Large-subunit ribosomal RNA, domain V from a marine sediment metagenome, 583 nucleotides, folded computationally. RNAcentral holds the full RNA, with entries from SILVA. It matches the Rfam family "Bacterial large subunit ribosomal RNA".
[in-house]
Context: one part of a larger RNA
RNA sequence: CCCGCGGCUAGACGGAAAGACCCCGUGCACCUUUACUGUAGCUUUACAUUGGGCUUUGAGAAUAUCUGUGUAGGAUAGGUGGGAGGCAUUGAAGUGGACUCGCUAGAGUUCAUGGAGCCAACGUUGAAAUACCACCCUGAUGUUGUUGAGGUUCUAACCUAGGUCCAUUAUCUGGAUCGGGGACCGUGUAUGGUAGGCAGUUUGACUGGGGCGGUCUCCUCCCAAAGAGUAACGGAGGAGUACUAAGGUACGCUAGGUACGGUCGGAAAUCGUGCUGAUAGUGCAAUGGCAAAAGCGUGCUUGACUGCGAGACUGACAAGUCGAGCAGAUGCGAAAGCAGGUCAUAGUGAUCCGGUGGUUCUGUAUGGAAGGGCCAUCGCUCAACGGAUAAAAGGUACGCCGGGGAUAACAGGCUAAUUCCUCCCAAGAGUUCAUAUCGACGGGGGAGUUUGGCACCUCGAUGUCGGCUCAUCACAUCCUGGGGCUGUAGCCGGUCCCAAGGGUAUGGCUGUUCGCCAUUUAAAGUGGUACGUGAGCUGGGUUUAAAACGUCGUGAGACAGUUUGGUCCCUAUCUGCCGUGGG
Repeated sequence: CCCGCGGCUAGACGGAAAGACCCCGUGCACCUUUACUGUAGCUUUACAUUGGGCUUUGAGAAUAUCUGUGUAGGAUAGGUGGGAGGCAUUGAAGUGGACUCGCUAGAGUUCAUGGAGCCAACGUUGAAAUACCACCCUGAUGUUGUUGAGGUUCUAACCUAGGUCCAUUAUCUGGAUCGGGGACCGUGUAUGGUAGGCAGUUUGACUGGGGCGGUCUCCUCCCAAAGAGUAACGGAGGAGUACUAAGGUACGCUAGGUACGGUCGGAAAUCGUGCUGAUAGUGCAAUGGCAAAAGCGUGCUUGACUGCGAGACUGACAAGUCGAGCAGAUGCGAAAGCAGGUCAUAGUGAUCCGGUGGUUCUGUAUGGAAGGGCCAUCGCUCAACGGAUAAAAGGUACGCCGGGGAUAACAGGCUAAUUCCUCCCAAGAGUUCAUAUCGACGGGGGAGUUUGGCACCUCGAUGUCGGCUCAUCACAUCCUGGGGCUGUAGCCGGUCCCAAGGGUAUGGCUGUUCGCCAUUUAAAGUGGUACGUGAGCUGGGUUUAAAACGUCGUGAGACAGUUUGGUCCCUAUCUGCCGUGGG
């Protein structure tokens, strides 16, 4: 050097399983509910199936009989019309009894008695006699028929897992019969309510992972790199209107500050003078403007017009912005002229659908109408503001699928704010004395052990804390060794330098690393090694499914809260290592 055999598992980001954690998908499934929309079921009411009596109580109709009092007035005059007579042995006036009404004055009905009269225009009144007749009004009573509601009763619909008999050998079914219930129940149609019992769905995005928080449209400034434009969960602020004058026009005017003077009067009110000069003002943020003022007044007014619009700016589009000029009508001004809102830039919402007004448009044979079109206008915190629907919240540790190292948790990487180590300066402490020792305020380096930041390999898988076992390295050295200084007398020490050869605990508690305690020791070092080591072990913790407590939640459920329980696979091909054999 080549080839074996027996072993061990450190590596081959070993094998196995298109990661279960995390995020994403306008994915899925179950579950919940005071999410949305439905729906079974339950229930309300009406009608039908559904019939007969009796009774109570309403409605409206017909009929009969009654009823009716302001004051004046014989007196209880309902209205209008006709009308000079009407009623009476078929029993008038009067008298007695009963009933009804009543404004307590009387009116009406009926029975008995009685035995021949009673009433009407007269005078009063808006209206004249219930003398008589007719039609009506208010209210009452009786009768008839219609109809509503309630009660009760009947039996013939309907019901009968009550008895008996038959088909029939039959705990089904049907028929017969006796009984029970009964126009209820049940059923059909329509209708209102209720309804996670059930169903279909929704439950936004951005985001230095996601969640929580914040934001989402528009305006102003910076960032923005002297044209325009330009991002961030960069730094600052505003808007979701207001105004019939705060618009138009003609004419006119000039603030604010400060010094001095001046009654109440003060730092600051109104007045005067000087100086200064836009610092003032602009409905409202900021920026840019503004004195021929765009700022402040007075007069007259409605151009805060209708139909258009050359040409530009700007934008992916849709939108947005500026605009001379023409026609019509108008305001102000002597006129030239100015005026299609406001100093400008925010003050906002597409389409569909619907409403209202107008209209030489259309009009399903024709004439109309309905409906539609066109013009004008109205209804959205559609604010997630280019607006998915008229209409929508949650849980999943029972979960599933498709993907992602486009994106988190472990480890690695980069960085080094934080952490640790070291140095410089030396105020001060150290009785005196900065530097034996300690060292403020500051500054320079280093390490890559902490907590972080970033999200670069890995999500078609790189197993995660601690322990056990076995280690190996660094030295910023715990012990042992050698030294310097000392605020080193000695014994003990302090601090610094050299030094990694060797060594560097057992128990109690806890899953613990750590820590506390007990007792030893020369000492009980600090770190790296995927916080060394699970194809070496364990599995107490964390981190599935079960269950409970506390708390939160209406609930499903949730909790770096607690608690009990809970499958750890791999026969070694290569590299590596140990032992051994042959050439």